Predicted 3D model of a 538-nucleotide part of an RNA (large-subunit ribosomal RNA, domain I) from a soil metagenome. The coordinates come from a structure-prediction model, not an experiment, and the mean pLDDT is 81.
[in-house]
Context: one part of a larger RNA
C1' cells in the first nucleotide's frame, strides 16, 4: 500500500404511532351543589409507572344502540362473568377520602383541634357517624331564614399606570410606543354607537372593518422619523329609552285663620326633538308592527348506532394483492388493513335510513313588554358648578406654534329657543347641528377546546421541549432551566434437547424461519477506528 474478510461505530435507505400550518362548523367558560390543580389511596396475583375510579373507588343504578365474547396499557397463571344479553358505546343519574377560593378555628397544603343544637347507632359513662357553624354586599328583609360575591383560565378585548436598550451612525427635543411589564373589569365577542357629525352654495345622514384616497396634506433638533381626513367603492345595516314641563296618588315638614296653603321624598301616567319638539287646548284612533318575556306544539340537528353493489383460476414466490386469461359493481375506482402493488378479502366510501333519554336551533299559537295621527301657539319645559375662560398637562398628522377640536388638575364662571354649539386663531355673513343623561344586534377580533377535513409542511440531530415513564430524569436554596431515548419478524414461531465452560456469562451444534451476518445489545448497516489472512514494496 493492495486484495478478501471480520470486529465497532452509527451516518445513510425506506417507515410513522407524533407533531407542524391552516379551512369549515361547534364551543367559547368551570366553581360554596366546592372549582382549576393536586395528595393519598384504589387491582385474585400488582412492587412501581400511566390510564380510570374514590372507602359503592380499573367501579355502582337507569333508559337507549350492539350482539359473543369479557376481566384497561400488559404478557402468563388461578379463577370468575356472560343469549335471563355481559364486555364496549351513547344519555340522565349514584357516590365522591383529604388538600386546594378552602369557608367552624388553627397550620410548616393534603395535617392538628373543638363548643353548641338537632338526629342516628351502641348496654352506661363514653365514643362514634350525619348535618349546622368563615367574610363582605350599593340587593330582599324589622331580624332571622333565603340570594350574590370570592378563586381558576390560551388569546382575544376596555381602562388605569408606564420603562429601557435601540434609532437618530455620539447625544439632550425626537424614537423605541403608549410597545414590553404591572394592575382592575368584563363577554363570546369587547369597544364604540344613533350627530351640539361632516360638508361648502353642490350635498350627506348612527358606530364598526375592508379596498382606495396615500406614504399625499401635514408635523419633525424640517434631522431621524411620525403621519391623517374630506371623498369613492364594498361588508353589514335598526334603531331607541329616561331626566323635565304637566296630572294622580301616598307620604314627610313647615305654617295654619284648622277650610287649607307651600315644600321635600317616592310611585304610576305623560314626553323625548331641530322644518324645533313636547307640556297645554280642541279633534280623531282600539288596530299595526317590533330587536321576543314566558309557554306548549312541530320539525331540524347533535351526542350511541343500522343496511350498504361487484372475482375466480393458472403461474412466480415463504406468502399474491404481482404476472397472464376470462369477468363483475359503480349516486361506491376517497382513504385504511390485509404475508409484495385488492374498486370486487376486511374496514369502509357514495347514498339511505335512526333516538328511550338529554341539548341547541328554527317555525307557528297564546303571552309578558314596547310602539301611532291632526289643528291652535298666550305661558311653561327641554339635562349647571355645566358650558366657555385663565394657568398647567395630554390627546389628535399637528412637538406652543397663527392653533381650532377633544380630555382634565387648578382658579373664575354663564346664556335658557328672540337661547345655544361648531364650521382650524378672531370676527361678520351664511351653512350645518341641538352638549353638559342612557341603551343597542350585525358586518370585526381570538383559539385552552369539540368534530370533519387539507397540505408543491417536517419525517426521529427533522416535526413542538416532549413520536418512548416529558415537563419525566436531572440541575439550582429559590425563581427557573432542562435533556438523551422509536424500527426482530408476516407470524414469537422468541432457540425444546446436547456439548465446552464455575456459570444465570459466552459459544459450539440441533430445531424455527423465506431470512438468524432477522437471536431479543435484533431492519438497512457507510466512514473514522481496530484486527485476521494473502500479495506487494522499502
Nucleotide at each position: 500500500c493492495g486484495u478478501a474478510u471480520g470486529g465497532u461505530g452509527a451516518a445513510u435507505g425506506c417507515c410513522u404511532u407524533g407533531g407542524c400550518u391552516c379551512u369549515c362548523a361547534g364551543a367559547g367558560a368551570c366553581g360554596a351543589u366546592g372549582a382549576a390543580g393536586g395528595a393519598c389511596g384504589u387491582g385474585a396475583c400488582u412492587a412501581a409507572c400511566c390510564u380510570g375510579c374514590g372507602a359503592u373507588a380499573a367501579g355502582c343504578u337507569u333508559c337507549g344502540g350492539u350482539g359473543a365474547g369479557g376481566c384497561g396499557g400488559a404478557a402468563a397463571u388461578a379463577g370468575c362473568u356472560u343469549u335471563u344479553g355481559a364486555c364496549c358505546c351513547g344519555g340522565a343519574g349514584a357516590u365522591g377520602u383529604c388538600c386546594g377560593a378552602a369557608u367552624g378555628g388553627g397550620g410548616a397544603a393534603a395535617c392538628c383541634c373543638u363548643a353548641g343544637u338537632a338526629c342516628g347507632a351502641u348496654g352506661a359513662a363514653g365514643u362514634c357517624g350525619u348535618a349546622u357553624a368563615a367574610u363582605c354586599c350599593a340587593c330582599c328583609g324589622a331580624a332571622a331564614a333565603g340570594g350574590g360575591a370570592a378563586g381558576u383560565c390560551a388569546a382575544c378585548c376596555c381602562g388605569g399606570a408606564g420603562a429601557a436598550c435601540u434609532g437618530a451612525a455620539a447625544c439632550a427635543u425626537c424614537u423605541a410606543a403608549g410597545u414590553a411589564c404591572c394592575c382592575g373589569g368584563a363577554g363570546g365577542a369587547a369597544a364604540a354607537g344613533a350627530a351640539a357629525a361632516c360638508a361648502a352654495u353642490a350635498g350627506u345622514g348612527a358606530u364598526u372593518c375592508c379596498c382606495c384616497a396615500a406614504g399625499u396634506a401635514g408635523u419633525g433638533g424640517c434631522g431621524a422619523g411620525c403621519g391623517a381626513a374630506c371623498g369613492g367603492g364594498g361588508a353589514u345595516u335598526a334603531g331607541c329609552c329616561c331626566a323635565a314641563a304637566c296630572c294622580a296618588g301616598u307620604u314627610u315638614u313647615g305654617u295654619u285663620a284648622c277650610g287649607g296653603c307651600a315644600a321635600g321624598a317616592c310611585u304610576g301616567g305623560g314626553g323625548u326633538u331641530g322644518u324645533a319638539g313636547g307640556a297645554c287646548u280642541g279633534u280623531a284612533a282600539u288596530g299595526u308592527g317590533g330587536a321576543c318575556u314566558g309557554u306548549a306544539a312541530a320539525u331540524u340537528u347533535g351526542u350511541a348506532g343500522u343496511g350498504g353493489a361487484a372475482g375466480c383460476a393458472u403461474c412466480u414466490g415463504g406468502a399474491a394483492a404481482g404476472c397472464u386469461g376470462c369477468a363483475u359493481c359503480a349516486u361506491a375506482g376517497a382513504g385504511g388493513g390485509u404475508g409484495a402493488u385488492a374498486a370486487u378479502c376486511c374496514c369502509g366510501u357514495a347514498u339511505a335510513c335512526g333516538a328511550a333519554a338529554c341539548a341547541a336551533a328554527u317555525u307557528u299559537g297564546c303571552u309578558a313588554c314596547c310602539u301611532a295621527a291632526c289643528a291652535g301657539u298666550a305661558u311653561c319645559c327641554u339635562g349647571a358648578g355645566u358650558a366657555c375662560c385663565g394657568c398647567g398637562a395630554g390627546a389628535c398628522c399637528g412637538g406652543a406654534g397663527a392653533a381650532a377640536u377633544c380630555c382634565u388638575g387648578u382658579g373664575g364662571g354663564a346664556a335658557c329657543c328672540a337661547g345655544c354649539c361648531g364650521g382650524c386663531a378672531c370676527c361678520a355673513u351664511c351653512c350645518g347641528g341641538u352638549a353638559a343623561g342612557g341603551c343597542u344586534a350585525a358586518a370585526u377580533a381570538c383559539u385552552c377546546c369539540u368534530g370533519a377535513g387539507a397540505g408543491a409542511c417536517c419525517g426521529a440531530u427533522a416535526g413542538c421541549g416532549a413520536a418512548c415513564u416529558a415537563g419525566u430524569a436531572c440541575u439550582g436554596u429559590g425563581a427557573a432551566g432542562g435533556a438523551a431515548a422509536g424500527g426482530u419478524g408476516a407470524a414469537a414461531a422468541g432457540a425444546a434437547c446436547c456439548u465446552c465452560g464455575a456459570a444465570c456469562a459466552g459459544a459450539g451444534g440441533a430445531g424455527u424461519g423465506a431470512a438468524a451476518u432477522a437471536g431479543a445489545a435484533c431492519c438497512u448497516g457507510a466512514a473514522a477506528c481496530c484486527g485476521u489472512a494473502c500479495g506487494c514494496u522499502u
About this RNA:
It matches the Rfam family "Bacterial large subunit ribosomal RNA". Its family is annotated with structural constituent of ribosome and ribosome in the Gene Ontology.